[in-house]
Context: one part of a larger RNA
């Protein structure tokens, strides 16, 4: 609330208990399958390629001048600033270096919308704007009436010349987005530049003052002495103490150990060893000398831990085509590595690819196309040809006639004759980017109607011998709209990013011995991209992707790992260095095999092959020649006859030369098929490398292998199908009863993406404005809690804290962090 009816009851929503049971969603934990680490610079990273231990604050396209596209605002032949007042400035007229001159509704083809007119989009008219052809103006070229002070002015005219013009004005102001250029200029980062100052307490030098250097060894010069000697002088002992002499202590340095030590004692110490130590010796203190200067027994060494030019402070946020960074979310679109220039080659500009933002038009009698067709065009590639031209270039033949050498004959001959060559002449072998007659295929250009077709009148400066033709200007007639086959859209303008290192396959294709080399060319890929499957992987196959279910299938599979037939048929194959297993792909050749298996071609065979095992394998002859020898068998050149069933003037062994033995070829036995020569299947061999090891393993043999069939089954994000999300396009809806037409309802497409475009969101701190929360507990911090947005996030709950805080509409910006060997601070 309804039945029914005034009692009660039923049924149906709704609320509470309780119990079962199912979906969704969030955390946790365990398991199975997938599954490499993020950023970066690169064709190309997980990379053995670089930054990152962790956390928290702080950090990077702004702000400003000119400009230019756009958009939306106000005003409008003006606008614009202001409290007044004044001067400006853009815009209205333009060409020319300049004096200086100086534009007024044309025709014509298209033409949406509009107007006019109608029963009719049937006819007519025609803005915007677009094609085109005249005019007119500056400037230049050319012409030159006419006036004129003889220098000038200049009318009418011609011009494939130039112009950022005229052709019934559109501008100007502020704003906003986006780009470009100047400024620190998106952020840090040099190596340099320049201007002015401070330093010689350390170090280097030079002057002055003023200190020090113990002990030993060699023993110069002078000098005593003694010897010798005719002197000169020698010698021999002393003595004496010179020296950039020696030893070696303090001093001062500072060679090995390449020791110690190397978060030290020490931003240069310490043990040991080592050089020198009366001297160019060590020190101390004032003092001189200062940065393109000093000083320097010279090492470019020192000049205050700085030195192939010092340190400070400024210019200076120097400046970088070069490295590193560059902060939040969804959606839609979506590249280039090419062209042409450039002191261009790590980089720009143009050009292209792409976004955006529109604007003409339009549902077709209009357009258009990575496609056929047809009609017609150009060309010299592939092939083709060289008894066809032109280079190369084999080989033989033939020969009147010419001519080079050789020969014969001749006194010779511009005589005969032979040869050989050249040369001709008919053939023959081989060749070509820079040869060609010929000559594809593919690939390219144009046409395939109304802006056409045909007929026919005009004017003209151009053309013609020609009113002869071009072109233009008028008018008449013609519609089965003049090839297929496809899209549903087609054209067109402004502005602007990024990119201008590229790479790989099939095929062509250049040098190269070759390359996972290096340069091209079609077209597809990866760069920029996930998903099966190839075990692994940028590019290989299949196949492109919203978020889910169900179906089917690709490519590749189907012992087992691992989803799926140890399926069915049929042949092959046995492989002990080491069978073999599936595109790119991860190598194996010539050669060979009485391993097997099929063939192809030739013999031979019941008139007995072929193997086997037996017998025979003789005679003229020891042919003939050659030989030291050659009697079948060293060796030449010849190879007949007889007898036969058959027997070579011999096919091997053999001797010195015979001998012997074989074998050809015959015959008995046996009783069915046998033999050479070649082919290619698959196995074999050729087949040797360093850590032990890979058809992915495992393992397999009437295969789980190789080959050819036939089912049947698994499997992708691919294709169908059905639900939701975005996004893009079309129809419809405002009368009448709450708002949102930037709304709502429907209906087809569609969905990949790094660089980079663009649209919408979220979230931070202040302001203006409305509207509100808040000691009955604001905001912040925490949270194993909930709900809700695709996302950036928001909302509620707890807890803890105590005094502010927040939605909307607008507005400002030091406005979002994971990196920068990033600052600073904590672990």
């Nucleotide at each position: 609330c309804g039945c029914u009816c005034u009692a009660g009851g039923c049924g149906u929503c709704a609320g509470c208990c309780u119990g079962c049971g199912g979906g969704c969603c969030c955390g946790c934990c365990a398991u199975u399958c997938a599954g490499c680490c993020c950023g970066u610079c690169u064709u190309g990273a997980a990379a053995c390629a670089c930054u990152g231990a962790c956390c928290a604050a702080g950090g990077a396209g702004u702000c400003u001048g000119a400009c230019a596209u756009g958009u939306g605002u106000a005003u409008g032949a003006g606008u614009c600033a202001a409290c007044g007042g004044g001067c400006a400035g853009c815009a209205c007229a333009a060409g020319g270096a300049a004096g200086c001159u100086a534009a007024u509704u044309g025709g014509u083809g298209g033409g949406a919308u509009c107007c006019c007119c109608u029963u009719a989009u049937a006819g007519g008219g025609g803005c915007a704007c677009c094609g085109u052809u005249g005019a007119c103006u500056g400037a230049c070229c050319u012409u030159g009436a006419u006036c004129u002070u003889c220098u000038g002015a200049g009318a009418a005219g011609g011009g494939u010349u130039c112009g950022a013009g005229u052709g019934a004005g559109a501008g100007c102001a502020a704003a906003c987005c986006u780009a470009u250029c100047g400024g620190g200029a998106c952020c840090c980062g040099a190596a340099a530049g320049a201007u002015g100052g401070u330093g010689a307490a350390a170090c280097a030098u030079g002057c002055c003052u003023a200190a020090g250097u113990g002990g030993g060894g060699c023993g110069a010069a002078g000098c005593c002495a003694g010897a010798g000697g005719g002197a000169a002088c020698u010698c021999u002992g002393g003595u004496g103490g010179a020296g950039g002499c020696u030893u070696g202590a303090a001093g001062c340095g500072a060679u090995a150990c390449u020791g110690a030590c190397g978060u030290g004692u020490a931003a240069a110490u310490c043990a040991u060893u080592c050089g020198u130590c009366u001297a160019a010796c060590u020190u101390a203190g004032u003092u001189a000398u200062a940065g393109g200067g000093g000083u320097g027994a010279a090492a470019g060494a020192c000049u205050a831990a700085u030195c192939g030019a010092a340190u400070c402070a400024u210019c200076u946020a120097g400046u970088g085509g070069c490295u590193g960074g560059u902060u939040c979310c969804c959606u839609c679109c979506g590249a280039a590595g090419u062209u042409u220039c450039c002191c261009u080659c790590a980089g720009g500009a143009u050009a292209g690819c792409u976004g955006g933002a529109g604007c003409u038009c339009a549902u077709a009698c209009g357009u258009g196309a990575g496609u056929u067709c047809u009609a017609u065009c150009a060309a010299g590639u592939a092939a083709a040809g060289c008894c066809a031209a032109u280079g190369a270039u084999u080989a033989g033949a033939g020969u009147c006639a010419u001519u080079a050498g050789g020969g014969g004959u001749g006194u010779a001959a511009u005589g005969c004759c032979c040869u050989c060559g050249a040369c001709c002449u008919a053939u023959u072998c081989u060749u070509a980017a820079a040869c060609u007659u010929u000559a594809a295929a593919u690939a390219g250009g144009u046409a395939g109607g109304a802006u056409g077709g045909c007929a026919u009148g005009g004017a003209u400066g151009c053309u013609u011998u020609g009113u002869u033709g071009a072109g233009c200007c008028g008018c008449g007639c013609c519609a089965c709209a003049g090839a297929a086959u496809c899209g549903a859209g087609a054209g067109c303008u402004c502005c602007a990013a990024g990119u201008g290192g590229g790479c790989c396959a099939u095929u062509u294709u250049u040098g190269g011995u070759a390359a996972g080399g290096a340069g091209a060319a079609c077209u597809g890929g990866u760069g920029a991209u996930g998903c099966a499957g190839g075990a692994u992987g940028a590019a290989u196959c299949g196949a492109a992707a919203g978020c889910c279910a169900a179906g089917u299938u690709a490519c590749a599979g189907u012992g087992c790992c691992c989803a799926u037939c140890u399926a069915c048929g049929c042949g092959c194959u046995a492989a002990c260095c080491c069978a073999g297993a599936u595109c790119c792909c991860a190598c194996a050749a010539a050669a060979g095999g009485u391993g097997u298996u099929a063939g192809u071609c030739g013999a031979u065979u019941a008139a007995g092959a072929c193997a086997g095992c037996a017998g025979g394998a003789c005679g003229a002859u020891g042919g003939u020649c050659a030989u030291g020898g050659a009697u079948g068998u060293c060796g030449a050149a010849a190879u007949c006859c007889a007898c036969u069933a058959a027997g070579g003037a011999g096919u091997g062994u053999g001797u010195a030369g015979c001998a012997a033995c074989u074998u050809a070829c015959c015959u008995a036995c046996u009783g069915a098929a046998u033999c050479a020569a070649c082919u290619a299947g698959c196995c074999c061999c050729a087949a040797a490398a360093a850590u032990g090891g890979a058809u992915g393993g495992c393992g397999c043999u009437a295969a789980a292998g190789c080959g050819c069939a036939c089912g049947a089954c698994c499997u992708a994000u691919a294709c169908c199908u059905g639900a939701c999300c975005g996004u893009c396009g079309g129809u419809g809806c405002a009368a009448g009863u709450g708002c949102c037409a930037a709304g709502c309802c429907u209906c087809a497409a569609u969905g990949a993406g790094g660089a980079g475009g663009a649209g919408g969101g979220c979230g931070c701190g202040g302001u203006g404005g409305u509207c509100g929360c808040u000691g009955c507990a604001a905001a912040a911090c925490c949270u194993g809690u909930g709900g809700u947005g695709c996302g950036a996030g928001c909302c509620a709950g707890g807890u803890c804290a105590u005094c502010g805080c927040g939605g909307c509409c607008g507005u400002c910006g030091g406005g979002g962090c994971a990196g920068a060997u990033c600052u600073u601070g904590g672990u």
This is a predicted structure of an 827-nucleotide part of an RNA (large-subunit ribosomal RNA, domain II) from Lophocereus schottii. Its Rfam family is "Eukaryotic large subunit ribosomal RNA". A reference for the family is Yusupov et al. (2001), "Crystal structure of the ribosome at 5.5 A resolution", Science. Model confidence (mean pLDDT): 81 of 100.